[in-house]
Annotation: This is a predicted structure of a 685-nucleotide part of an RNA (large-subunit ribosomal RNA, domain II) from a marine sediment metagenome. Its Rfam family is "Bacterial large subunit ribosomal RNA". The prediction has a mean pLDDT of 85. The RNAcentral record of the full RNA draws on SILVA.
Context: one part of a larger RNA
RNA sequence: GCCUGCGAGUUACCAUAUCAUGCGAGGUUAAGGUACUGUAGUACCGGAGCCGGAGGGAAACCGAGUCUUAACUGGGCGAAUGAGUAUGGUGUGGUAGACCCGAAGCCGAGUGAUCUACCUAUGAUCAGGCUGAAGCUCCGGUAACACGGAGUGGAGGGCCGAACACUAGUCUGUUGAAAAAGGCAGUGAUGAAUUGUGGGUAGGAGUGAAAGGCUAAACAAACUCGGAGAUAGCUGGUUCUCCCCGAAAUGGCUUUAGGGUCAGCGUCAUAUGAUCAAUGCCGGAGGUAGAGCACUGAUUAGGCUAGGGCCUGUCACAGGGUACCAAACUUAGUCAAACUCCGAAUGCCGGUAUUUAAAGUAUGGCAGUGAGACUGUGGGUGAUAAGAUUCAUGGUCGAAAGGGAAACAGCCCAGACCGUCAGCUAAGGUCCCUAAACUAUGCUAAGUGGAAAAGGAAGUAUGAUUGCCCAGACAGCCAGGAGGUUGGCUUAGAAGCAGCCACUCCUUGAAAGAGUGCGUAAUAGCUCACUGGUCGAGUAGUCAUGCGCCGACAAUUUAACGGGGCUAAGCAUAGUACCGAAGCUACGGCAUUGUCAUUUAUGACAGUGGGUAGGGGAGCAUUCUGUAAGCCGACGAAGGUGAUCCGGGAGGAUUGCUGGAGGUAUCAGAAGUGAGAAUGCAGGC
Numbered sequence: 001g002c003c004u005g006c007g008a009g010u011u012a013c014c015a016u017a018u019c020a021u022g023c024g025a026g027g028u029u030a031a032g033g034u035a036c037u038g039u040a041g042u043a044c045c046g047g048a049g050c051c052g053g054a055g056g057g058a059a060a061c062c063g064a065g066u067c068u069u070a071a072c073u074g075g076g077c078g079a080a081u082g083a084g085u086a087u088g089g090u091g092u093g094g095u096a097g098a099c100c101c102g103a104a105g106c107c108g109a110g111u112g113a114u115c116u117a118c119c120u121a122u123g124a125u126c127a128g129g130c131u132g133a134a135g136c137u138c139c140g141g142u143a144a145c146a147c148g149g150a151g152u153g154g155a156g157g158g159c160c161g162a163a164c165a166c167u168a169g170u171c172u173g174u175u176g177a178a179a180a181a182g183g184c185a186g187u188g189a190u191g192a193a194u195u196g197u198g199g200g201u202a203g204g205a206g207u208g209a210a211a212g213g214c215u216a217a218a219c220a221a222a223c224u225c226g227g228a229g230a231u232a233g234c235u236g237g238u239u240c241u242c243c244c245c246g247a248a249a250u251g252g253c254u255u256u257a258g259g260g261u262c263a264g265c266g267u268c269a270u271a272u273g274a275u276c277a278a279u280g281c282c283g284g285a286g287g288u289a290g291a292g293c294a295c296u297g298a299u300u301a302g303g304c305u306a307g308g309g310c311c312u313g314u315c316a317c318a319g320g321g322u323a324c325c326a327a328a329c330u331u332a333g334u335c336a337a338a339c340u341c342c343g344a345a346u347g348c349c350g351g352u353a354u355u356u357a358a359a360g361u362a363u364g365g366c367a368g369u370g371a372g373a374c375u376g377u378g379g380g381u382g383a384u385a386a387g388a389u390u391c392a393u394g395g396u397c398g399a400a401a402g403g404g405a406a407a408c409a410g411c412c413c414a415g416a417c418c419g420u421c422a423g424c425u426a427a428g429g430u431c432c433c434u435a436a437a438c439u440a441u442g443c444u445a446a447g448u449g450g451a452a453a454a455g456g457a458a459g460u461a462u463g464a465u466u467g468c469c470c471a472g473a474c475a476g477c478c479a480g481g482a483g484g485u486u487g488g489c490u491u492a493g494a495a496g497c498a499g500c501c502a503c504u505c506c507u508u509g510a511a512a513g514a515g516u517g518c519g520u521a522a523u524a525g526c527u528c529a530c531u532g533g534u535c536g537a538g539u540a541g542u543c544a545u546g547c548g549c550c551g552a553c554a555a556u557u558u559a560a561c562g563g564g565g566c567u568a569a570g571c572a573u574a575g576u577a578c579c580g581a582a583g584c585u586a587c588g589g590c591a592u593u594g595u596c597a598u599u600u601a602u603g604a605c606a607g608u609g610g611g612u613a614g615g616g617g618a619g620c621a622u623u624c625u626g627u628a629a630g631c632c633g634a635c636g637a638a639g640g641u642g643a644u645c646c647g648g649g650a651g652g653a654u655u656g657c658u659g660g661a662g663g664u665a666u667c668a669g670a671a672g673u674g675a676g677a678a679u680g681c682a683g684g685c
Stems, first nucleotide, its partner, number of pairs: 001685006011096013026051003032045005055062002065077004099237002102234001106227006117201009126191001128160003131156001135152006164188003169184004203219001205215003240619006250263005264369002266366007275359001277355008290342001291340002296336003300332004305326001307325002309322004372397010402413003417589004422585003428579003431564003437576007449566001455550002459547010476534005482507003487501003513528001517526002590609009620674001622671005630664003639658008
């Protein structure tokens, strides 16, 4: 891991609702007893007690009333308005382990010191070598000591190093040779040494040269059994079928936030019988969007003008000036969630009419939910960030399959009862992959389409507008572009062209600046404006709009059309077709709700049938009991394994083979009553 078996809402009592049955202003017996008897019960007694029939008050007490009060013209709770009770079934709650499995832990009584810690008694062990303390002897030495030398001696938690003990490092080992070892290299090795045997100390206790270490391979409180099915607002699991309806992820409170309780939303029953909803009309309240500046504030520029600053002035006050700041006032222009002289659309409330009959309301039984997600819209927080967060209001998902968006819970279309080799459509599409397309007029040249901004650009199309133009424009080419004068000043120089000044002049001319740029030290030189000629028809700007261009740089692989590929098979506008879903229609079938008919289980009509949590309804199967001393069965039971048929399903019937002795209709009753999941339990492989 697979297979097989086992594996989870039970039972008792009490309460409550509902259903059934009995009796009914009543209902009912409990313990116990008697009879019968098949020993399991049945029938009959038994009225104790319980519930109901009256309430009010704390109570005394009173009583269809009573309490409050001194007393209520009051007020509260009642009566008037009568249904209960007993038993059984079912739903649910309470008390019990209370659907099942699961803690870490707490407490009690015991068992452990054969491991290990320490202690204790009694034993044992430590190759070999080195060093050479005290003391002693002799010699020297001293007044005597002291002291020195030689020898002897054999001290030491002394030295080196086996056994023995230990383990700081490293390598191997890591489903090991080993549930802690092996290799290498180490430390101690006469000592606080090591070790044998016996004994002692224990669970909030021991022991500890102290690491929370050790106390029998897991110790911040051992192990075994018991309290015990501790408790678990937590996780996991919870077994057959079909039918109807169908949520919530919100609010208040909560030592509350992943739990509850009440309300909201679901379902079922009963009652009511249009009360609901949508739309039209009528009538209301309101201060949002917008707008506005009349208030409250904010705010730009100007005017006017207090006050202040600065300058000036005076012996001092005065006075004067001011492109300084600036109240009030004023002109023009703005802003506001906590501004409003105004002010919608929606929404909300009431009335009425129409439409539909889905709905609404009340009471009661049973729930689940109280982690929501994205998306559109209106806001807050944030950075007018987030697949962010928090409200409001719709939608979808949740609990929704189908078609589209390449793929894609939350987007677009659309809500799947079943069947059909029928039709029409939605979103979205119609060159091929891939079902289905053409027509017309424009635009785009960028593969734009098929990612992006500020900004940039004689891209291109369309529109508007202005200037010049056959009296010849624009561009090119040919020619001219002069004189006073080198204007004045400045300067070393300044001559059109460093700089400064100037009402920047005058002349000749077709035209020519006291000069547009390059250039020179300064001149010179080139060039432009301007003019003529040549040429011969448009030319030069500005604004707006459509579609394009640049801006454009990222990480496994082209990879920013799903691909091929496309110049339309791109974009815009208009039109006509077609494809396209579980939508709609057609035909057949099933179930169900309401209404109406009836021949009472059928018909007609109108609907309905996606579904998680969850509520309600109807069934199938298993084991046992009665039915059953019946029925089936060796002419083959149950079981096993195939086949055929029936049913909407759980399932059922018949039959072949196997099997070899039991099985059981129907209608009832009772449950150890249905497995794929629980890191489930046991066995097998």